[in-house]
The RNA shown here (small-subunit ribosomal RNA) has 1494 nucleotides and comes from an uncultured bacterium.
Its mean pLDDT, the model's own confidence on a scale to 100, is 85.
It matches the Rfam family "Bacterial small subunit ribosomal RNA".
RNA sequence: AGAGUUUGAUCCUGGCUCAGGAUUAACGCUGGCGGCGUGCAUAACCUAUGCAAGUCGAACGUGCCCAGAAGUGAGUUUCAGCUUCGGCUGAGGCUUGCGGAGGGAAAGUGGCGCACGGGUGAGUAACACGUAGGUGACCUGCCCCGAUGAGGGGGAUAACUGUUCGAAAGGGCAGCUAAUACCCCAUGUGAUUCGACAUUCGUUUGUCGGAUUAAAGGUCAGGCGAAAGCCUUUCCGCUUCGGGAGGGGCCUGCGGCCGAUUAGCUAGUUGGUGGGGUAAUGGCUCACCAAGGCAAUGAUCGGUAGCUGGUCUGAGAGGACGAUCAGCCACACUGGCACUGACACACGGGCCAGACUCCUACGGGGGGCAGCAAGGGGGAAUAUUGCGCAAUGGGCGAAAGCCUGACGCAGCAACGCCGCGUGGGUGAAGAAGGCCUUCGGGUUGUAAAACCCUUUUCUGGGGGAAGAGGAAGGACGGUACCCCAGGAAUAAGCCUCGGCUAACUACGUGCCAGCAGCCGCGGUAAAACGUAGGAGGCGAGCGUUAUCCGGAUUUACUGGGCGUAAAGGGCGUCUAGGCGGCGCUUUAAGUCGGGCGUGAAAGCUCCCGGCUCAACUGGGAGAGGUCGUUCGAUACUGAGGCGCUUGAGGACAGGAGAGGGAGGCGGAAUUCCCGGUGUAGCGGUAAUAUGCGCAGAUAUCGGGAGGAACACCAGUGGCGAAGGCGGCCUCCUGGCCUGCACCUGACGCUGAAGCGCGAAAGCGUGGGGAGCAAACGGGAUUAGAUACCCCGGUAGUCCACGCCCUAAACGAUGGAUACUAGGUGUUGGUGGUAUUGACCCCAUCAGCGCCGAAGUUAACACGUUAAGUAUCCCGCCUGGGGACUACGAGCGCAAGCUUAAAACUCAAAGGAAUUGACGGGCCCCCGCACAAGCAGCGGAGCGUGUGGUUUAAUUCGAGGCUACACGAAGAACCUUACCAGGGCUUGACAUGCUAGUGGUAGUGAAGCGAAAGCGGAACGACCCUUCGGGGAGCUAGCACAGGUGGUGCAUGGCUGUCGUCAGCUCGUGCCGUGAGGUGUCGGGUUAAGUCCCUCAACGAGCGCAACCCUCGUUGCUAGUUGUACUUCUCUAGCGAGACUGCCGAGAUAAACUCGGAGGAAGGUGGGGAUGACGUCAAGUCCGUAUGUCCUUUAUGUCCUGGGCUACACACACGCUACAAUGGCCGGUACAACGGGUCGCCAAGCCGCGAGGCGGAGCUAAUCCUUCAAAGCCGGUCUCAGUUCAGAUUGCAGGCUGCAACUCGCCUGCAUGAAGCUGGAGUUGCUAGUAACUGCCGGUCAGCAAUACGGCGGUGAAUACGUUCCCGGGGGUUGUACACACCGCCCGUCACGUCAUGAGAGUCGGCAACACCCGAAGCCGGUGGGCUAACCCGUGAGGGAGGCAGCCGUCGAAGGUGGGGCUGGUGAUUGGGACGAAGUCGUAACAAGGUAACC
Repeated sequence: AGAGUUUGAUCCUGGCUCAGGAUUAACGCUGGCGGCGUGCAUAACCUAUGCAAGUCGAACGUGCCCAGAAGUGAGUUUCAGCUUCGGCUGAGGCUUGCGGAGGGAAAGUGGCGCACGGGUGAGUAACACGUAGGUGACCUGCCCCGAUGAGGGGGAUAACUGUUCGAAAGGGCAGCUAAUACCCCAUGUGAUUCGACAUUCGUUUGUCGGAUUAAAGGUCAGGCGAAAGCCUUUCCGCUUCGGGAGGGGCCUGCGGCCGAUUAGCUAGUUGGUGGGGUAAUGGCUCACCAAGGCAAUGAUCGGUAGCUGGUCUGAGAGGACGAUCAGCCACACUGGCACUGACACACGGGCCAGACUCCUACGGGGGGCAGCAAGGGGGAAUAUUGCGCAAUGGGCGAAAGCCUGACGCAGCAACGCCGCGUGGGUGAAGAAGGCCUUCGGGUUGUAAAACCCUUUUCUGGGGGAAGAGGAAGGACGGUACCCCAGGAAUAAGCCUCGGCUAACUACGUGCCAGCAGCCGCGGUAAAACGUAGGAGGCGAGCGUUAUCCGGAUUUACUGGGCGUAAAGGGCGUCUAGGCGGCGCUUUAAGUCGGGCGUGAAAGCUCCCGGCUCAACUGGGAGAGGUCGUUCGAUACUGAGGCGCUUGAGGACAGGAGAGGGAGGCGGAAUUCCCGGUGUAGCGGUAAUAUGCGCAGAUAUCGGGAGGAACACCAGUGGCGAAGGCGGCCUCCUGGCCUGCACCUGACGCUGAAGCGCGAAAGCGUGGGGAGCAAACGGGAUUAGAUACCCCGGUAGUCCACGCCCUAAACGAUGGAUACUAGGUGUUGGUGGUAUUGACCCCAUCAGCGCCGAAGUUAACACGUUAAGUAUCCCGCCUGGGGACUACGAGCGCAAGCUUAAAACUCAAAGGAAUUGACGGGCCCCCGCACAAGCAGCGGAGCGUGUGGUUUAAUUCGAGGCUACACGAAGAACCUUACCAGGGCUUGACAUGCUAGUGGUAGUGAAGCGAAAGCGGAACGACCCUUCGGGGAGCUAGCACAGGUGGUGCAUGGCUGUCGUCAGCUCGUGCCGUGAGGUGUCGGGUUAAGUCCCUCAACGAGCGCAACCCUCGUUGCUAGUUGUACUUCUCUAGCGAGACUGCCGAGAUAAACUCGGAGGAAGGUGGGGAUGACGUCAAGUCCGUAUGUCCUUUAUGUCCUGGGCUACACACACGCUACAAUGGCCGGUACAACGGGUCGCCAAGCCGCGAGGCGGAGCUAAUCCUUCAAAGCCGGUCUCAGUUCAGAUUGCAGGCUGCAACUCGCCUGCAUGAAGCUGGAGUUGCUAGUAACUGCCGGUCAGCAAUACGGCGGUGAAUACGUUCCCGGGGGUUGUACACACCGCCCGUCACGUCAUGAGAGUCGGCAACACCCGAAGCCGGUGGGCUAACCCGUGAGGGAGGCAGCCGUCGAAGGUGGGGCUGGUGAUUGGGACGAAGUCGUAACAAGGUAACC
């Protein structure tokens, strides 16, 4: 970076498809290891079980458990001292009482946390998110800093106890009690608030004054005290205020989806004032006032969607996406609500409603995995009910510590990325096996084996971490890692191989089975299906599917288009918008530059580092915005100002015109009416007929009526924006051109919407109606003819008014401006020159045409009237069909118009040009092509071939011309391939190998048999030899033979045909993007692409011609067998001769043509051989050859017999005739080519004859065949189915042959059919030809030969000409054909499948609206019931305040109702797409047979 696919080929347009990358993937096959990641995208579906938020006893009281300490009383006892000997004192032990310290778990009060962390993406198109700002409109627990205070007092309450209700969940009542719980008072650093003054942009700040407003203690240690307790100190707390950090609320600019088939939306709506509410602004809420607000720069509505950092892709710009990680938001069964709190309207809190689910004693209760695991379900699909708090982080705590499914780890999964391995070296007898084979070999393939080596991995054993800050303490983990041993050991698949695209053979299959991403493969030789071998690719993976980007410049900003491919609006006018002339000046919005801020981290890029590398990861730097701010620049654009005149407009003076509207007038013509003349037809067509006409038409003359249209002029002339406009005159009116340079001073260009105009047809109302003429009637045509043609004829065509609004409304070309060679014609003007004047001429402006430079274009073409070069604005296009359609909407009286999809389907649909082919297109030319002639065929009989039919078989092939007297130049057997029957099986035939064989090979009697064959008596060999034997033969066996079996569509070769037509090509050059063209066309000429001339062509090849054979003339040579003889004739060999060479004419010349001379022959002298590139898948596998398939006791082979010879018919090629140009009889004349020894056969004789006997001659110019016939002479027949014609049949013979029954030929006699010149149609022939006439030959025993191939004899007619038929050549034109007109192709109908519209309806969903009802709850009111703290009071009681209850506003759900949007379904119905060879016609493509189309 491109490639495949539209065509016969080409270029272009254009779609489809592929190669790349990516993925939270899934599926198929396969699977060794490790590291790092990732893992419900579907049902925001439902959940069993466990866990996921607690903690603090250093705030507090209590019951329980452990332990009962210090201290102390009593009892008892030991010891010591004293002793009054009773005992006392001291110390200790034991028991016990008091005492309650200490420890533990638990519920409770209280504090903090539970608003974090974790999940999910339903909702949300929004200030939700991103980015940049604002908050003088705000809040902030814990933390940090600073300041400040902590004095006094009070009343309760849970726990607990008792009692009571309940199944439970849970309560009720009474009683007791503590606090860092609650309350009051004091103090007031401060804070809040009010007022005054000052200050400020300000609700800011300052000062003064008034009012209001705080607090809590716990604890280590020490001291005092008997204790209670108090004091000091430490630490933790507490109060108020200020500040900070971090977190949050609110507001704003800008940014990021689709639909206009959603165009108008809005009532708290927009604003104001005031009240309320909030931490705070605000219609946030309420009352009142005003009537606003939003919207084509897309409001509203509908659909879709969490947003971002980023991810994937891309060269980029973009496009697509938003898993994991990170930020924000939203949600927590669904909906609503508030409470608590620093923070919630609160995932694991509360209340209510709803759905679902669980428990229940039926009274009533419980629940919310979108936390981690796990289950069910859904799904193509996504993991363990694991370990641990060791690390990191979080909550609580002074701390120890507790809690933590956050997190750290492990498990499962090739789901992804990265890394490693499945061994390395040597090894050719290139082993075996496989596959292929041209049988030689090739390939697998150094691959294997074998030998040597290594040990990553694996197995076993040993050691063994870091991760943990000073000791201990590690889930991971006996893991990573290290050492030793063992042993190549444990480890390779998947896809592909027709092109794109890298990799080829064999077999199988036979449009089957199947493949396929696109093109397309498969119907007997498939590199495309399946298998195998081999090869290619990737590799623990490989393919497939799905999705995204890319390729796709195929939505085009970068970077496309609109004459004909899709695409210019039918035209104008104008609004918004976009764009805009020259000069000066200001500004600095756009623009440009610098600074600053920000753009989280991760990610990305670069550099450096850590795991052995990498993936992964750490550090540093950079990049990233349409951002904010600030400073600067001022060319350009914008904005403001002042000017200018060239753009634009105006004035003035001229001009042309079918421009528009209205009114009037005119003549010609058609028709009709009246009258005259006049008579039998007219009219119409290709030809008819319908029609009109004796009731007088047509024709003709005169008069009249009416409607419509305006001949000539008239012109690629004029005018108009387009549609369009055509007699003349008048009125009204629009635009345009020219001149002048007087005025305005950019006033301009374009133009979405809007508005207007808008051919024809059509519609409404009313007129009018001559001609024409849909519909309709009739006549023709036709297979039909609902058409084309003809005769009629109504709407309509005309007018007025009103609609319709379309078109091939076209230059298929939007408008404006500027620029870029010319030539020529024409219309209208002006100027100049010239002229007496006009015309002509020159210049210029505005139009309308043609040709053309540059340039453009795919080409065609365009080319100052651009499709060139540029700028501005508008409209439009994005494959074909479906579809100028459906639905919806707007418009319309209707018809309908405008706008305008989707499903589904195709691999194209297209444009221009090229080469062909074709045309019921054109032009030129040729041919026995027609015409002109002659003779035929088609009718008859017969012969032959073919079809058909028949048959056991009638073997096979050939099939328009180009099969059919063709293969067949010879079917009785043979041939013979067919049929029936009978035989053989290495075979009728070839080659090789092995074994056997000596009375072997060979001959072969009897017997069976139709033969083949079976059978086997008897006879009986050969060559070489080293004497062993070998060869040949034979037998048996194995290989193989054999096949006229298939395929001529696998082939060679040969052949037919176009066509003996004049064509078909190449090299170089030139032209064209290319196919291709040129040459080869043109002008002449020819039989000819034959030749000449011209020419971007110049040459050349295959064809033509010539060279070859033959006939005709002649010379020479030779001559046997010809002749009596030389010559001659003749035979056969070599030459000569003819070349438009000569003369004349034609034309400018040449080629050439015509005439002439000479000549045997004259313009290729006649004939033959010779057949270009190619076409028909033409013919032939049955001539032969040959690939492949099939067959092998048969599809081979042998034999006998039969068949190919059949016979109702049909066709083709012939023969013989139908007669007098003849038949018959007699006589008589003249050939040539050939053939002959298994042959031709003479003379002679026999036979009517076929033939026989005979045997001479001849291997042939010698002999034979061999008498040629028509002809000529004479005779006869006399127009008759005959003295024509000879079929058919009978009898008798002959010949060939093994054999003439099926099934031969010939002879004689007899028989004597059809047929009297042949319909439509059709064949041959242009001169020694046709026609007539006989002769010969091949094949062959014979012959069904009338065929075929030759030969001579006699010997014509006609050709004006090229209109037509057929074939061919050349040029040109059209084409939708290219299998090429036997082409292509359209529509209805019938059948099947699919999607879709309509449809009486019917069933859902969604969001609103109106009304009803109204839970929880907040707020408000009330509060007669209840009420500890404060106040008054001694008290009783009262007050303040509060609560329950009740009422009200709001309010979810629910109900009712009518509508809206949307989906499913629906008898029936409409069209559409597709489908194998259905039916009917023939519409289109050629002049498509009526030009086509809108």